Context: one part of a larger RNA
RNA sequence: GUCUGCGAGUCAGUGAUAUGUGGCAAGGUUAACCCGGGUGGGGGAUCCGUAGCGAAAGCGAGUCUUAAAAGGCGUUUUAGUCGCAUGUCCUGGACCCGAAGCGGGAUGAUCUAGCCCUGAGCAGGUUGAAGCGCGGGUAAGACCGCGUGGAGGACCGAACCCACUUAGGUUGAAAACUGAGGGGAUGACUUGGGGUUAGGGGUGAAAGGCCAAUCAAAUUCCGUGAUAGCUGGUUCUCUCCGAAAUGCAUUUAGGUGCAGCGUCGUUUCAUUGCUUCCAGGGGGUAGAGCUACUGGAUGCUUGCGGGCCCAUAUCGGGUACCAACAGCAGCCAAACUCCGAAUACCUGUGAAGUUUACAACGGCAGUGAGUCUGCGGGGGAUAAGCUUCGUAGUCAAAAGGGAAACAGCCCAGAUCGUCGUCUAAGGUCCCUAAGCGUGUGCUAAGUGGGAAAGGAUGUGGAGUCGCAUAGACAGCCAGGAGGUUGGCUCAGAAGCAGCCACCCUUGAAAGAGUGCGUAACAGCUCACUGGUCUAGUGGUUCCGCGCCGACAAUGUAGCGGGGCUCAAGCACACCACCGAAGACGCGACAUUAGCCUUAUGGCUGAUGGGUAGGAGAGCGUUCUGUACGGGGCGAAGCGGCGAGGGAACUCAGCCGUGGACUGUACAGAAGUGAGAAUGCAGAC
Numbered sequence: 001g002u003c004u005g006c007g008a009g010u011c012a013g014u015g016a017u018a019u020g021u022g023g024c025a026a027g028g029u030u031a032a033c034c035c036g037g038g039u040g041g042g043g044g045a046u047c048c049g050u051a052g053c054g055a056a057a058g059c060g061a062g063u064c065u066u067a068a069a070a071g072g073c074g075u076u077u078u079a080g081u082c083g084c085a086u087g088u089c090c091u092g093g094a095c096c097c098g099a100a101g102c103g104g105g106a107u108g109a110u111c112u113a114g115c116c117c118u119g120a121g122c123a124g125g126u127u128g129a130a131g132c133g134c135g136g137g138u139a140a141g142a143c144c145g146c147g148u149g150g151a152g153g154a155c156c157g158a159a160c161c162c163a164c165u166u167a168g169g170u171u172g173a174a175a176a177c178u179g180a181g182g183g184g185a186u187g188a189c190u191u192g193g194g195g196u197u198a199g200g201g202g203u204g205a206a207a208g209g210c211c212a213a214u215c216a217a218a219u220u221c222c223g224u225g226a227u228a229g230c231u232g233g234u235u236c237u238c239u240c241c242g243a244a245a246u247g248c249a250u251u252u253a254g255g256u257g258c259a260g261c262g263u264c265g266u267u268u269c270a271u272u273g274c275u276u277c278c279a280g281g282g283g284g285u286a287g288a289g290c291u292a293c294u295g296g297a298u299g300c301u302u303g304c305g306g307g308c309c310c311a312u313a314u315c316g317g318g319u320a321c322c323a324a325c326a327g328c329a330g331c332c333a334a335a336c337u338c339c340g341a342a343u344a345c346c347u348g349u350g351a352a353g354u355u356u357a358c359a360a361c362g363g364c365a366g367u368g369a370g371u372c373u374g375c376g377g378g379g380g381a382u383a384a385g386c387u388u389c390g391u392a393g394u395c396a397a398a399a400g401g402g403a404a405a406c407a408g409c410c411c412a413g414a415u416c417g418u419c420g421u422c423u424a425a426g427g428u429c430c431c432u433a434a435g436c437g438u439g440u441g442c443u444a445a446g447u448g449g450g451a452a453a454g455g456a457u458g459u460g461g462a463g464u465c466g467c468a469u470a471g472a473c474a475g476c477c478a479g480g481a482g483g484u485u486g487g488c489u490c491a492g493a494a495g496c497a498g499c500c501a502c503c504c505u506u507g508a509a510a511g512a513g514u515g516c517g518u519a520a521c522a523g524c525u526c527a528c529u530g531g532u533c534u535a536g537u538g539g540u541u542c543c544g545c546g547c548c549g550a551c552a553a554u555g556u557a558g559c560g561g562g563g564c565u566c567a568a569g570c571a572c573a574c575c576a577c578c579g580a581a582g583a584c585g586c587g588a589c590a591u592u593a594g595c596c597u598u599a600u601g602g603c604u605g606a607u608g609g610g611u612a613g614g615a616g617a618g619c620g621u622u623c624u625g626u627a628c629g630g631g632g633c634g635a636a637g638c639g640g641c642g643a644g645g646g647a648a649c650u651c652a653g654c655c656g657u658g659g660a661c662u663g664u665a666c667a668g669a670a671g672u673g674a675g676a677a678u679g680c681a682g683a684c
Base pairs, nucleotide, nucleotide: 001684002683003682004681005680006679011092012091013090015089016088017087018086019085020084021083022082023081024080027048028047033042034041035040052059053058062073063072064071065070095233096232098230102223103222104221105220106219107218113197114196115195116194117193118192119191120190121189122187124156125155126154127152131148132147133146134145135144136143160184161183162182164181165180166179167178168177199215201211202210203209236618237617238616239615240614241613246259247258248257249256250255260367261366262364263363264362265361266360267359272357273354274353275352276351277350278348279347280346281345287339288337289336294333295332296331298329299328300327301326305322306321307319308318309317310316370395372393373392374391375390376389377388378387379386400411401410402409415588416587417586418585420584421583422582426578427577428576429562430561431560435575437574438573439572440571441570442569448564454548455547458545459544460543461542462541463540464539465538466537467536475532476531477530478529479528481505482504483503486500487499488498511526515524516523589608590607591606592605593604594603595602596601619673621670622669623668624667625666626665627664628663629662630661637657638656639655640654641653642651643650644649
């Protein structure tokens, strides 16, 4: 891992309550127990109901508070009670499995920690303390030298003890080892045997270490089915309906209570509900506005007042500073409003449609982690697949078609069958169903098929302002002069470093000069003018489609691919077609309403996605009762084949195997249905 078997809402209570059903009924019913052995008879205590009020004494259709008044709860309005079944709740282990733990009694120091008693072990080599002897030395000493001596938690290093490094090993040879190195090795050393200390206790040169592969409280049995607002699991079928992820509260936030939303039943049937229209309302949002307020805030005019300077006996004067009030112009506001929508909301003896969808009471719930998208906001950075509200939708609990793939987007809500039809979104060159459809334009960038500020004689269209056959624009030829080197400045400044001014003349035209250039001149050129040529040529605004801006990691890789500009790209218009579980046609099933029939039928209409959950109807397993059956001429079971039904399933159909029980109908009772629980046991 697979297979087979087992495996989870049970039982009890003269408990509670509701529904169904039955007995009796203003009553209903017995309990213990007795007689007994007939599911018989007795037993009326108790309990519930028939009357309430009060804390109670108590009173009583009233009663309580009270001095009274007034008020509270009752009365008129009379159905209960005892069984059985089912739903749910309560108390119990209470649907099942699951803790870490807590308490009590025992068992452990053959491992290991300390201690006690009694034994044992430490190759070899080195160093050479004290003391002592001799010699030197001294007044005597101290002291020095040479020997002797053999001290040490001394040195090197085996046994022995340890475990510092590294490699291997890591389903190991081993639940801590092996190899190579390493440390101690006469000591606080190592070790044999025997004993002792016990669980909130021991022991500990102290690491929360060790106390039998177990230690921040050993092991074992019991209390014990501890408790678990937590996780997992919870077994057959079909039919109808169908949620919530919100509010308030909570030692509350992943739990729970009440309400909201679901379902089932009962009651009410109209001034009920819902949709649209009509009529009547209130509002202060969007927007807008502000000499209409409260605030903010820009420019100009004016300049109360102030600052600074001058002056000062007093008066005053200046100011390109700040600036009140006022005026003009232009603005801003969630906590501004002289104004002010659209929607939304409320009301109606209103109208139409729908036709109970509303409401009340009662049984049973689940939910109280929501998610994304559009719109209106707050927080954040007008960030987030962010967070928090409101509002609508989807998903959740929704399959189908489209978006390549893609819970939340677009279309559309699957009872079943159908080799019928029409459409939605989206599509129609090939992959791939259907147009390489029609018409008019645009795009040249593979733009389409990712992106901004910004940039640009890309290109198409529409305006507007100039110039132009009295010849424009561009090109070419020619001129572009004189006063004058204007004045100043300057070493120089002559159109062209800089400052000031910017005139006059000749002329077709020519700046006291547009740029280059020179040390300064010179030189080249432009503005401007003539000629030549010849018909359009410039500026500016708006719109359409394009261009640049444009850099990332496996491999094209920002159309799904091929491929497409002879669009299969973009815009507008039009005609066809494809396309879904949508709609329609035909047939079938179920639910429900109405009608007709009246025996279970017929017709018409509507309905039938579904998680949690509510309600209903069934299938199957084991056993019991009653009735009727089958079976050695072969029961159950098992294997194969065949048949039937709307499902769970069924066959008293056949064959084989098997070798003794078993079926049907109607009732009853449950150890009653397996795929999941890191389920349990067995087999492989």
Predicted 3D model of a 684-nucleotide part of an RNA (large-subunit ribosomal RNA, domain II) from Bifidobacterium psychraerophilum. The prediction has a mean pLDDT of 83. It was read from a public genome assembly. Lineage of the source: Bacteria > Bacillati > Actinomycetota > Bifidobacteriaceae > Bifidobacterium.